């Protein structure tokens, strides 16, 4: 240098003929249970904000009424070739 593959809450991880962005799991927090405490159980939990309600799938752009998702540049990472 070429080829393929992934980047989405604090962590793994889903959502695809383009249509409610984040299911499930840990982890955290509060509660219940215990004399405590674990383990189990119920709730809660992406980010600003008093609300309304804005943003948020690496970055950028572009197609579209609409983009995690389709082009396209560009970062990063994991594989193979050379």
């Nucleotide at each position: 240098g070429c080829c393929c593959g992934g980047g989405u809450g604090g962590c793994g991880g889903a959502a695809u003929u383009g249509g409610u962005a984040g299911a499930c799991g840990c982890a955290c927090a509060c509660g219940a249970c215990u004399c405590a405490a674990a383990a189990u159980c119920g709730u809660g939990c992406g980010a600003c904000g008093c609300a309304a309600g804005u943003c948020a799938u690496g970055g950028g752009a572009g197609u579209u009424c609409g983009a995690u998702u389709c082009u396209c540049c560009c970062c990063c990472u994991g594989g193979g070739c050379a």

Record summary:
Transfer RNA from a Patescibacteria group bacterium, 82 nucleotides, folded computationally. The organism belongs to Bacteria candidate phyla, within Bacteria. It was read from a public genome assembly. Rfam family: tRNA. Gene Ontology term of the family: triplet codon-amino acid adaptor activity. Rfam's curators write: Transfer RNA (tRNA) molecules are approximately 80 nucleotides in length. The family's RNA type in Rfam is transfer RNA.